[in-house]
RNA sequence: CAUCCAUCAAGACCGGCUGAGGGACAGGCCCGUUGACGCCGGGGCAGCCUUCCGCGAGGCAACUCGCGGAAAAGGUGCCAAGUCCUGCGGCGGCCCUCGGGCCAGCCGGAAGAUGGAGC
Repeated sequence: CAUCCAUCAAGACCGGCUGAGGGACAGGCCCGUUGACGCCGGGGCAGCCUUCCGCGAGGCAACUCGCGGAAAAGGUGCCAAGUCCUGCGGCGGCCCUCGGGCCAGCCGGAAGAUGGAGC
């Protein structure tokens, strides 16, 4: 980045600096001078890239693919709230003055985030 694939209900906080806004956008609802957001240092979580093991499929083979498990040195990522909720569509539940209203109920999508690939 008008691209492709995978994942997104779990998990993980202290210190220093700074000082007013922050949670992508909009609405809601939250966080924040008892110092949020951000930056720096340390710590941690996770296991995408990576390595190994088992099973299955393909292959003459090298190896590739799928599923499951293990490891954590390195490259990333992450450490309020489900991606905080909703946004579009379908289904369901409750209420109703029958026009409709409400619901952190379910499924899919959009958008976003992260990784890997591609350009």

A computed fold for a 119-nucleotide RNA from Barrientosiimonas humi, annotated as SAM riboswitch aptamer (S box leader).
Its Rfam family is "SAM riboswitch aptamer (S box leader)". Rfam describes the family as follows. The SAM riboswitch is found upstream of a number of genes which code for proteins involved in methionine or cysteine biosynthesis in Gram-positive bacteria.
Of the family's consensus pairs, 94% are formed in the model.
Lineage of the source: Bacteria > Actinomycetota > Micrococcales > Dermacoccaceae > Barrientosiimonas.